Molecule: Bacterial small signal recognition particle RNA
Organism: Actinomycetes bacterium
RNA sequence: AGCCGGGCCCCACGUGGCGGUGGCCCGUGAACCGGGUCAGGGCCGGAAGGCAGCAGCCCUCAGCGGUGUCCAUCGGGUACCGUGGGAAGCCUGGCUUCC
Numbered sequence: 001a002g003c004c005g006g007g008c009c010c011c012a013c014g015u016g017g018c019g020g021u022g023g024c025c026c027g028u029g030a031a032c033c034g035g036g037u038c039a040g041g042g043c044c045g046g047a048a049g050g051c052a053g054c055a056g057c058c059c060u061c062a063g064c065g066g067u068g069u070c071c072a073u074c075g076g077g078u079a080c081c082g083u084g085g086g087a088a089g090c091c092u093g094g095c096u097u098c099c
């Protein structure tokens, strides 16, 4: 001096982890303007019976609250974990040649 390899560094992908959001789960949740059942009472009817239907009860929409083994998604001065690639620079190892 040349060649090859590795590390620092950069990029991409993947994996794990952290945080946010949503789904799912639980609870709550409508005086009337959701549904069901409708005591009492009301209406129709000669009667049998029927009609509408408040409260109550049940279910639930939106919403609110709670939880996290799960699913999805977003993000990083998350990991130095894996794979691949990389211009220049620094460090390092090997080989060859020259002085």
Stems, first nucleotide, its partner, number of pairs: 001096008009086006015079002018075006024068001025066004034059004042051003